[in-house]
A computed fold for a 119-nucleotide RNA from Plebeiibacterium marinum, annotated as SAM riboswitch aptamer (S box leader).

RNA sequence: AGUUUAUAAAGAAGAGGGAAGAGACAGGCUCGGUGAUCCUCUGGCAACCAUAAGGUUUUUUAAAGACUUUUACAGGUGCCAAAACCUGAUUCGUAUAGUAUUAACGAAGAUGAUAAACU
Numbered sequence: 001a002g003u004u005u006a007u008a009a010a011g012a013a014g015a016g017g018g019a020a021g022a023g024a025c026a027g028g029c030u031c032g033g034u035g036a037u038c039c040u041c042u043g044g045c046a047a048c049c050a051u052a053a054g055g056u057u058u059u060u061u062a063a064a065g066a067c068u069u070u071u072a073c074a075g076g077u078g079c080c081a082a083a084a085c086c087u088g089a090u091u092c093g094u095a096u097a098g099u100a101u102u103a104a105c106g107a108a109g110a111u112g113a114u115a116a117a118c119u
Stems, first nucleotide, its partner, number of pairs: 001119007013042005021031003025088004043080003048076002052070007084111001090108005
């Protein structure tokens, strides 16, 4: 870097450094010299992986697998403004309409992020 699967309206901030933009992208909106974004340290949140204890199921039994509940002292990541801050190509559905266009709501989808596995 690519592929697959899963997740996202909940939750969790202090100190030091540094100096002008930042929130992926476009539009909007917001944050920012009362110092943001970012980096470091400390603390915390969460429960993807891992750990610990159960349950269900496949199996003749066991092992193993799948699903699932609880745990969070310690491990690998992640996260700690705003719903992924909001909307986002396109398609389908609902209602309206003679047709087309525009607009509304819902679902899928696109894009990006993170985790796990693989290449």

Its Rfam family is "SAM riboswitch aptamer (S box leader)". From the family's description: The SAM riboswitch is found upstream of a number of genes which code for proteins involved in methionine or cysteine biosynthesis in Gram-positive bacteria.